[in-house]
RNA sequence: CAGCUGGACCGGACGGUCGCUUUUCGCGUCUUCGGACGCGGGGAGAGGAAAGUCCGAACUCCGCAGAGCAGUGUGCCGGAUAACGUCCGGGAGGCCGGGUUCAAGCCCGUCCGACGGAAAGUGCCACAGAAAAUAAACCGCCUGCGUCUUCACCGACGCAGGUAAGGGUGAAAAGGUGCGGUAAGAGCGCACCGCCGCCGCAGUAAUGCAGCGGGCAGGGCAAACCACACACGGAGCAAGACCAAAUAGGGAGGAAGUUCGGAGCCUUGAUUCUUUGAAUCAGGUUGCGGACACGUGCCGGCUCGGCGCGUCAAACCUUCGGGUAGGUCGCUAGAGCCCCGCAGCAAUGCGUGGCCCAGAGGAAUGGCCGUCCCGCCGGAGCAAUCCGGAGGACAGAAUUCGGCUUACAGGUCCGGCUGCCAC
RNA sequence: CGGGACGUGGCUCAGCCUGGUAGAGCACUCGCUUGGGGUGCGAGGGGUCGGCAGUUCAAAUCUGCCCGUCCCGACCA
Repeated sequence: CAGCUGGACCGGACGGUCGCUUUUCGCGUCUUCGGACGCGGGGAGAGGAAAGUCCGAACUCCGCAGAGCAGUGUGCCGGAUAACGUCCGGGAGGCCGGGUUCAAGCCCGUCCGACGGAAAGUGCCACAGAAAAUAAACCGCCUGCGUCUUCACCGACGCAGGUAAGGGUGAAAAGGUGCGGUAAGAGCGCACCGCCGCCGCAGUAAUGCAGCGGGCAGGGCAAACCACACACGGAGCAAGACCAAAUAGGGAGGAAGUUCGGAGCCUUGAUUCUUUGAAUCAGGUUGCGGACACGUGCCGGCUCGGCGCGUCAAACCUUCGGGUAGGUCGCUAGAGCCCCGCAGCAAUGCGUGGCCCAGAGGAAUGGCCGUCCCGCCGGAGCAAUCCGGAGGACAGAAUUCGGCUUACAGGUCCGGCUGCCAC
Repeated sequence: CGGGACGUGGCUCAGCCUGGUAGAGCACUCGCUUGGGGUGCGAGGGGUCGGCAGUUCAAAUCUGCCCGUCCCGACCA
């Protein structure tokens, strides 16, 4: 210097001008005195992810004596934290690179990850393959016998056995490597590695190391059911609380009536007619009309009078509560930010000092111009450099925090590995 | 803003819980039937199972993260 890779951070700067949201001060106008509007000045105004809504909380409402079942989630160990599936440290494991060993294996370094239990039980392991969890003899290897030829060996075929070394199938073939051993083989024997049991030491623990015993029993899957341990009530700021119009609807209350006429209806009663039935009278009821009375409106005020409406709860008037539109709160001073010190490997905690940093409510945070910055392209130039052009991401608060995940032009810093060049 | 369901041939759906062969109806193509068309019968083609990772020997199915579509909550007198 180049490539790959891990981590931390920034994510355009300054000025002018025209606007937007919010807040404050001054002036003016209006006012139902609460305030509203206008003009002018000042202050503040998106993010590392504001995103996905995947976890965990705060806050609010509902539910809840207590316990259990069911359901959901988490799952090496220790610590941090308000809490977490997050973070920090450690352990074991894995990929890659290097070293070492006859080999298996072991050691070192970077990086990675949803990493408890398969010896509680149940279930699954397709196809292929002889055999897939009570292991298994297809090919091969070895032994014996028989037949074929033969004096016999060798060879071929068949039968009966042995064999898990080799081949083949498969994701997986029942410890691995090496030496011995054997008819051929095999933990059959030995050494090392792995595994199981017991015990000791170190460590808070996960776990590591060492010793003794055992030839080895117990394949994989729990992001299959499940058992174990732990945690969890549900819904979400469109949660929820307060004020409260018009209209409609609900509850409560208030206000002024008697009489006559004829008509219709009901059939309770009485009487008459020859039965069905009809007629008359009395009674009840509905609406119509008239009279008077009362209430109320108009005829400018009062009285009379006139005209109209109403008179037993329908409309009307008064009032109460729920509640819609609308408004206010929740709403931003907080598990807050910055600097320093102390404790700790770290996450983080404690302490001193300083700071106030959007709070809108269909939703503001923007546009243009100039100078500079960054890399790219084209041209000029030996070069330094100059000129011109297009461009500078992802995205965007909506109750608030702590995390995770996903998207992201370009740039800065620190570390690891490999390669090349120079000294 | 908050919550829930879904995505499988051209269309409508099953399969997913309990992993191993992707299937049905309509549509399409070809053949037979008919004088021709329709109907009927037979055969056939057509699938990155929304995308990317992970678990597993093996994923449409199990798990995680993205993408898209639809629905519900302010909404009641």
Two RNAs folded together computationally: RNase P RNA and transfer RNA, 500 nucleotides in total.
Rfam match: Bacterial RNase P class A. The family's RNA type in Rfam is ribozyme.